């Protein structure tokens, strides 16, 4: 620039990795980053699973493993 399609969605969160810090660890926080997610919003003594383990057999972690619960959008 051209063609085709669409014709209310502007937006949200944020993986891994890296840096710094916390923690016994799993992991978490902040920043960079974006793998993805229509609930990747919220909820862990008190649903289940999984992970870690100083200690003993979690009152630690994981909600982006299921689950519970609340919400948004839509012509369908």
């Nucleotide at each position: 620039u051209a063609a085709u399609g669409u014709u209310u969605u502007g937006g949200g969160c944020a993986a891994a990795a890296c840096a710094u810090g916390a923690g016994a660890a799993a992991u978490c926080a902040u920043g960079u980053g974006a793998c993805g997610c229509a609930a990747a919003g919220c909820u862990c003594u008190a649903g289940a699973g999984c992970c870690u383990u100083u200690u003993a057999c979690a009152u630690g972690g994981u909600a982006g493993u299921c689950a519970g619960u609340u919400g948004c959008a839509g012509a369908a």